A computed fold for a 74-nucleotide RNA from Candidatus Moranbacteria bacterium UBA1302, annotated as transfer RNA.
Its mean pLDDT, the model's own confidence on a scale to 100, is 85.
The source organism's lineage runs through Bacteria, Bacteria candidate phyla and Candidatus Moraniibacteriota.
Its Rfam family is "tRNA".
RNA sequence: AGCGGGGUAGAGCAGUCUGGCAGCUCGUGUGGCUCAUAACCACAAGGUCGUGGGUUCGAAUCCCACCCCCGCAA
Numbered sequence: 001a002g003c004g005g006g007g008u009a010g011a012g013c014a015g016u017c018u019g020g021c022a023g024c025u026c027g028u029g030u031g032g033c034u035c036a037u038a039a040c041c042a043c044a045a046g047g048u049c050g051u052g053g054g055u056u057c058g059a060a061u062c063c064c065a066c067c068c069c070c071g072c073a074a
Stems, first nucleotide, its partner, number of pairs: 002072006010026004020057001028044005050066005
């Protein structure tokens, strides 16, 4: 070189098959509750969906190339 799996918020992941509002848990911030802390409740911030192109009215999703990680084989 080859084969398989993966890359989505600070962390862990779903969503892809079947194109149509980018989500869940934890974490973080603010407020509430409490004598106070934790727990609990509410709200908020945080994403060029690995990169570049193509198809399409519309792409995390389909197509092509490339990069990175893990494994198999050698």